[in-house]
Context: one part of a larger RNA
RNA sequence: GAUGAACGCUAGCGGCAGGCUUAACACAUGCAAGUCGAGGGGUAACAGGAGUGCUUGCACUUGCUGACGACCGGCGCACGGGUGCGUAACGCGUAUAGAACUUACCUUUUACAGAGGGAUAGCCUUUAGAAAUGAAGAUUAAUACCUCAUAGUAUUGAGACUUGGCAUCAAGACUUAAUUAAAGAUUUAUCGGUAAAAGAUGGCUAUGCGUCCUAUUAGUUAGUUGGUAAGGUAACGGCUUACCAAGACUUCGAUAGGUAGGGGUCCUGAGAGGGAGAUCCCCCACACUGGUACUGAGACACGGACCAGACUCCUACGGGAGGCAGCAGUGAGGAAUAUUGGGCAAUGGAGGCAACUCUGACCCAGCCAUGCCGCGUGCAGGAAGACGGCCCUAUGGGUUGUAAACUGCUUUUAUACAGGAAGAAACUCUGCUACGUGUAGCAGCUUGACGGUACUGUAAGAAUAAGGACCGGCUAACUCCGUGCCAGCAGCCGCGGUAAUACGGAGGGUCCGAGCGUUAUCC
Numbered sequence: 001g002a003u004g005a006a007c008g009c010u011a012g013c014g015g016c017a018g019g020c021u022u023a024a025c026a027c028a029u030g031c032a033a034g035u036c037g038a039g040g041g042g043u044a045a046c047a048g049g050a051g052u053g054c055u056u057g058c059a060c061u062u063g064c065u066g067a068c069g070a071c072c073g074g075c076g077c078a079c080g081g082g083u084g085c086g087u088a089a090c091g092c093g094u095a096u097a098g099a100a101c102u103u104a105c106c107u108u109u110u111a112c113a114g115a116g117g118g119a120u121a122g123c124c125u126u127u128a129g130a131a132a133u134g135a136a137g138a139u140u141a142a143u144a145c146c147u148c149a150u151a152g153u154a155u156u157g158a159g160a161c162u163u164g165g166c167a168u169c170a171a172g173a174c175u176u177a178a179u180u181a182a183a184g185a186u187u188u189a190u191c192g193g194u195a196a197a198a199g200a201u202g203g204c205u206a207u208g209c210g211u212c213c214u215a216u217u218a219g220u221u222a223g224u225u226g227g228u229a230a231g232g233u234a235a236c237g238g239c240u241u242a243c244c245a246a247g248a249c250u251u252c253g254a255u256a257g258g259u260a261g262g263g264g265u266c267c268u269g270a271g272a273g274g275g276a277g278a279u280c281c282c283c284c285a286c287a288c289u290g291g292u293a294c295u296g297a298g299a300c301a302c303g304g305a306c307c308a309g310a311c312u313c314c315u316a317c318g319g320g321a322g323g324c325a326g327c328a329g330u331g332a333g334g335a336a337u338a339u340u341g342g343g344c345a346a347u348g349g350a351g352g353c354a355a356c357u358c359u360g361a362c363c364c365a366g367c368c369a370u371g372c373c374g375c376g377u378g379c380a381g382g383a384a385g386a387c388g389g390c391c392c393u394a395u396g397g398g399u400u401g402u403a404a405a406c407u408g409c410u411u412u413u414a415u416a417c418a419g420g421a422a423g424a425a426a427c428u429c430u431g432c433u434a435c436g437u438g439u440a441g442c443a444g445c446u447u448g449a450c451g452g453u454a455c456u457g458u459a460a461g462a463a464u465a466a467g468g469a470c471c472g473g474c475u476a477a478c479u480c481c482g483u484g485c486c487a488g489c490a491g492c493c494g495c496g497g498u499a500a501u502a503c504g505g506a507g508g509g510u511c512c513g514a515g516c517g518u519u520a521u522c523c
Stems, first nucleotide, its partner, number of pairs: 001522003005519005012375006018368002020333001025331003029328003034075003039072002042068002046066003049062006082286003091211008101203002106199007114148004124137005154179006161172004184191002212258003219249003224246008261283004265276004288309005311322004339365001341364003347361001348359004378409004388400005415459005423450001429444007467512005472493003478507005488495002
């Protein structure tokens, strides 16, 4: 000098930040991922309409309408958010390569969308179970599923050609054979669907170099190292398997053990270095522990599935349920770390034509001097140098000290009252203009959690606001009293045994100041 700090004493306000460093310990409760009726069959609830019955304000019927529980289907749930267990590794950083790869939604371009079929959830009827959850029968739809047709710049095989390169090869054009597509909706203007090519974005893979300690760890390795063939993958590869060879790494530190997420950055320092990896950003890993795959463009998936284990809970004892390292919150651990808050108004995300819905991301508010920065606790005059305190060489003097009293002034802040934002740009809707349509532009309307907040004005009044540590040397700041190697102090040297500037108190002083000290850690 610094800190995600803690502790002691003290404490007026504001702005901006930060806030479980320990038990990746266990979790009550609520919320954190849904959305689309312009894909579908439909109608459980709500509202409206229509009809019937009449007791004239009730009952019943009807998907007719707005809408919509559950269900089928699409997209999303692989993002966002959390944590740092593991990992000494192509994990990360940096620089390359992919002639060995992939990419939903988005953009551009080209072509296409013909004809059929059988189911199934829901609903209905039974039925098992305490529940979780099922079972059987009948019946129904789709942008769900299947079959056929058509198709090439797609895939595979064969043939011959041109150009280029970096070895395997790459690109282009030609002939021939085989294989794989599609879906509709509606308010009629659009939104979707299929195939192919290119782009953009994201991902995957490989390689050079860099990346902690220990030799009181010296040898390690059998799919091990390489080859052939096959399988597998989006793709290369011992990635896997069969066979063949005997290799591969290592004192330039292999192997083993310990420790640890990495970087941008942060602290210190003149620098070189040394230390750290909180907040924010990028990458990685993980989601009670271990394993496995499914779906999907993408996961081996925090709030998905299955199996095993530990733990907790329900049970009618037959059987079931769960996973806060999401946001709050609870217990425990600890020196120690906050509200079971408001809102989708803004930014961003998912779905939707849109309206809109969802969003503990986010924006805000609450708590905490935890830090940084700013402001205030008055200003000017005022000497009988008052009283009191303390000290001395004591009829007196010094100091506290312009300090107080007293006089005048101001009102930041606090209090009261009044006014009162920016953050809002858009989307939608309405109107107008441009061009040939539905696209763009312009104008208007609407939308604020924070918040009656920030800010501004007025009123009265010094009114509402100072402490902490230290004073032997290092180190700025000294005297008296008490104590008497006691009580005690102490970072180091050291102080205290009767004149202690070092212990305790007082007066005075020094330093910092809403803080001041102590402890811990780093330079």
Predicted 3D model of a 523-nucleotide part of an RNA (small-subunit ribosomal RNA, 5' domain) from an uncultured bacterium. The full RNA is in RNAcentral, with records from ENA and SILVA. Rfam family: Bacterial small subunit ribosomal RNA. Its mean pLDDT, the model's own confidence on a scale to 100, is 83.